[in-house]
Context: one part of a larger RNA
RNA sequence: UUGGGCUUAAAGCGCACGUAGCCGGUUCAGCAAGUCUCUGGUGAAAUCCCAAGGCUUAACCUUGGGAAGUGCUGGAGAUACUAUUGAACUUGGAGGCGGGAGAGAUAAGAGGUACUUUUAGGGUAGCGGUUAAAUGUUUUAAUCCUAAAAGGACCACCGGUAGCGAAGGCGUCUUAUUAGAACGCGCUCGACGGUGAGGUGCGAAGGCUAGGGGAGCAACCUGGAUUAGAUACCCAGUUAGUCCUAGCAGUAAAUGAUGCAGACUAGGUGUCAUCACACGCAUGACGUUUGGUGGUGCCGAAGGGAAACCGUUAAGUCUGCCGCCUGGGGAGUACGGUCGCAAGGCUGAAACUU
Numbered sequence: 001u002u003g004g005g006c007u008u009a010a011a012g013c014g015c016a017c018g019u020a021g022c023c024g025g026u027u028c029a030g031c032a033a034g035u036c037u038c039u040g041g042u043g044a045a046a047u048c049c050c051a052a053g054g055c056u057u058a059a060c061c062u063u064g065g066g067a068a069g070u071g072c073u074g075g076a077g078a079u080a081c082u083a084u085u086g087a088a089c090u091u092g093g094a095g096g097c098g099g100g101a102g103a104g105a106u107a108a109g110a111g112g113u114a115c116u117u118u119u120a121g122g123g124u125a126g127c128g129g130u131u132a133a134a135u136g137u138u139u140u141a142a143u144c145c146u147a148a149a150a151g152g153a154c155c156a157c158c159g160g161u162a163g164c165g166a167a168g169g170c171g172u173c174u175u176a177u178u179a180g181a182a183c184g185c186g187c188u189c190g191a192c193g194g195u196g197a198g199g200u201g202c203g204a205a206g207g208c209u210a211g212g213g214g215a216g217c218a219a220c221c222u223g224g225a226u227u228a229g230a231u232a233c234c235c236a237g238u239u240a241g242u243c244c245u246a247g248c249a250g251u252a253a254a255u256g257a258u259g260c261a262g263a264c265u266a267g268g269u270g271u272c273a274u275c276a277c278a279c280g281c282a283u284g285a286c287g288u289u290u291g292g293u294g295g296u297g298c299c300g301a302a303g304g305g306a307a308a309c310c311g312u313u314a315a316g317u318c319u320g321c322c323g324c325c326u327g328g329g330g331a332g333u334a335c336g337g338u339c340g341c342a343a344g345g346c347u348g349a350a351a352c353u354u
Stems, first nucleotide, its partner, number of pairs: 003326004007308002012322001014202004021195003025089006033082002035078008048066007092192001093189003096185003104178007111155002115151008126137002163170002207248006216242002221237004259321006267299010278288003281284001303310002327354003336347004
C1' cells in the first nucleotide's frame, strides 16, 4: 500500500529473444464505442433540510414540499481527443547498395619461447630452500653446460581509461564457415514500432557424470619449520582439479553495486571507427587542419543530490513498459511445491526477539 522510493541507506531480474498485456509517428475522410451536453424512466421507506400540525414545552411523532442518492437504463445531439474503418505520407523501424574497422563466434591446420621428463656427451661435490633452518635431492654421478627427442599447457613484447560482444566473456599465425555494429548513399517497403507477466535460450570460476589427457600449478593430504599451541601463514612433496570430447548444473562484489526504449537541456579537451571539404608531398590502404555521424574516457554551466558525487554515455527535465523495496535479527532459514545424478538451485514464511 491510490504514497514514497531503488549508484553507496531496503530495493534494477546475470544477460538476451519473445507470447499475452500495456503504450504508440504525420495528414485527410467516415463512424460515434469510450468521452461531453440536454432529456424521459428508475434509483423503497426511514434518515437530512424547509413549512404546518399533535403530545403543557422539548426531545419525539404526523402531514406536505424539497434535497441527496455521485448509479443503471431509453432517447436526442456534439466530434477535439482515444478506439475503429478507409485512404495517403516519411521523419521511427526494416530492407538494399558501397568501401572500411574490430582479441565477436565455431572448426581445422600451422608456429613460438619457456617448462618437465628421457637419451647421449662434458664435468665434480654438492644442489635446493629460508629471516634462519630442516624435511627433500645427490658418488646408482645430482645441480650446471652442450645436443637431440617426447609431452602437455600457455600465447611475452605489440598492449593502449585501445577494440569487439546482449551479458558471461574474447589476445600467436593462416584458412574456411558465420553473426553483429558504425559510417556513407537516400534506392525500396510504409508505422511494419517500444516494453515485455509467463515462456525459451545463453550464462565466469568452482562442482557433477562418462571417456580421454596430465607438463606446470595445486584444494585435500603427508612431512619440515614457526609457535605456549599452529588442524595456518613459510618450506619440500603430492591427489582431485585445472586441459580435450559429450552431457548436467545455473550460481558470483554476474558491478557502472546505476532495467530497456525515446525526446529535450552550455561547453571544453583526449582517443577509436567512418565520411566530407581544403592543403601538402614521398602520389599512397599517405600526412595535416577543420567539420559531420557513431563509440569510448576526463573536466565541467544549468539542474539534481543527504553528501560523496552525477552532469548530452545524467543520478538533469519528461514519456511508455517491465522488475523490485517497505526497520534489524530470526532467514534466504523452516515447511510445501518444483528443477537436479548429487552438491544444491528457484519460490519462500512464522513464532519469538529487539
Molecule: small-subunit ribosomal RNA, central domain
Organism: uncultured archaeon